c-di-GMP-I riboswitch aptamer from Peribacillus psychrosaccharolyticus ATCC 23296, 83 nucleotides, folded computationally. Lineage of the source: Bacteria > Bacilli > Caryophanales > Bacillaceae > Peribacillus psychrosaccharolyticus. Its mean pLDDT, the model's own confidence on a scale to 100, is 85. Its Rfam family is "c-di-GMP-I riboswitch aptamer". Rfam's curators write: GEMM was predicted in a large-scale screen for bacterial structured RNA regulatory elements.
RNA sequence: UCUAGUGAAAAGCAAACUUAUUGAAAAGUAAGGACGCAAAGUUACAGAUCUAAGGCGUAGGCUAAGAUGGCUGGGCUCCCGCA
Numbered sequence: 001u002c003u004a005g006u007g008a009a010a011a012g013c014a015a016a017c018u019u020a021u022u023g024a025a026a027a028g029u030a031a032g033g034a035c036g037c038a039a040a041g042u043u044a045c046a047g048a049u050c051u052a053a054g055g056c057g058u059a060g061g062c063u064a065a066g067a068u069g070g071c072u073g074g075g076c077u078c079c080c081g082c083a
Base pairs, nucleotide, nucleotide: 005080006083007082012037013036017032018031019030020029021028022027035070041076042075043074045073046072047071048068049067050066054063055062056061
C1' cells in the first nucleotide's frame, strides 16, 4: 500500500412509531426514538416498486414529467484495518 469483514476497538447512520411542517398523493424535512446497517455515503444510469395532481377516457381505468439509494445491479467516493 492492497485485501478479507468472523471477532475487537473508535467514529458514524437511523427503521417502525410520535409530534410539527411541506405535498394532490407517494413521500420529504426537523425534533424525539432505535429495528437494523461496512457503504443504511452519494448518484434515478438499468431493472423493480409506490403515488396519479395534471393529461387522456362515457366509465372501470391508463399515464411520471412526482417519489423510493434502508429493493437489486452499475458509476463515483470513504472510516477502522488490531487479532